[in-house]
RNA sequence: UUCUUAUCAAGAGUGGCGGAGGGACUGGCCCAAAGAACCCCGACAACCAGCACGUGAAGGUGUAUGGUGUUAAUUCCAGGAGCACAAAUGUGUGUCCAAAAGAUGAGAA
Numbered sequence: 001u002u003c004u005u006a007u008c009a010a011g012a013g014u015g016g017c018g019g020a021g022g023g024a025c026u027g028g029c030c031c032a033a034a035g036a037a038c039c040c041c042g043a044c045a046a047c048c049a050g051c052a053c054g055u056g057a058a059g060g061u062g063u064a065u066g067g068u069g070u071u072a073a074u075u076c077c078a079g080g081a082g083c084a085c086a087a088a089u090g091u092g093u094g095u096c097c098a099a100a101a102g103a104u105g106a107g108a109a
Base pairs, nucleotide, nucleotide: 001109002108003107004106005105006104007103008102013041015040016039021031022030023029025079026078027077028076042071043070044069047067048066049065050063051062052061053060075101080097082095083094084093085092086091
């Protein structure tokens, strides 16, 4: 980097550093000098491993030691199709889906 698969409506700071951006992209709409991103500490969570319990064996329950990950707003909303309703010939609202795109874990090449 590619493929497969699971999850994505919960949760988490009055900290330090830094000094202008950030929320993947596009269009919106937001956050930010009352201090953005990055990094450090803390915190959250429980995907994988470990440990303990459980079982004939599993499934499972717990823990938070290690590997990640996360730490504004539903993945902030929409970005493809279907269905319903309203409108009237520009469309809108609701709903729904392994649609697409994206994020993270695990496995494989």
Molecule: SAM riboswitch aptamer (S box leader)
Organism: Sporolactobacillus shoreae